Record summary:
The RNA shown here (transfer RNA) has 73 nucleotides and comes from uncultured Akkermansia sp.

RNA sequence: AGGGUAUUAGCUCAAUUGGUAGAGCGGCGGUCUCCAAAACCGCAUGUUGGGAGUUCGAGUCUCUCAUACCCUG
Numbered sequence: 001a002g003g004g005u006a007u008u009a010g011c012u013c014a015a016u017u018g019g020u021a022g023a024g025c026g027g028c029g030g031u032c033u034c035c036a037a038a039a040c041c042g043c044a045u046g047u048u049g050g051g052a053g054u055u056c057g058a059g060u061c062u063c064u065c066a067u068a069c070c071c072u073g
Stems, first nucleotide, its partner, number of pairs: 001072007010025004019056001027043005049065005
């Protein structure tokens, strides 16, 4: 220098052909218990890495920037 992959909740990761953003762990509250743990019930997770574009509608498509990793030279 060229090419590729990844970036979504506090953490690890999903999200089909563009159509209401989810799960597990963790957190908070409750039940239970002498207390705690475990178990069970409930609740909240969030500027989908930043910006712009296309579209009635974008996590998803296009452009650009940033960060990490990989390949080629």
It matches the Rfam family "tRNA". From the family's description: Transfer RNA (tRNA) molecules are approximately 80 nucleotides in length. Gene Ontology term of the family: triplet codon-amino acid adaptor activity. Rfam classes the family as a transfer RNA. The prediction has a mean pLDDT of 81.